[in-house]
RNA sequence: GGCUUCGUAGCUUAGCUGAAUAGAGCGUCGGAUUCCGGUUCCGAAGGUCGCGGGUUUGAAUCCCGCCGAAGUCA
Repeated sequence: GGCUUCGUAGCUUAGCUGAAUAGAGCGUCGGAUUCCGGUUCCGAAGGUCGCGGGUUUGAAUCCCGCCGAAGUCA
């Protein structure tokens, strides 16, 4: 340098056959329980869906470029 796959919450990730509010687990915070802590239960916060552009009534999803990661070929 060519090709393939991937990038979504602090971490691991679902969704990727375009559709209405983007979800889950762990973690964090608050509350209940407890003498305290843990466990358990309830609730909440947290996402420009890597960045930019395009197509479309509508994009995490399709297309293009760039950035980054892994694999492979040279």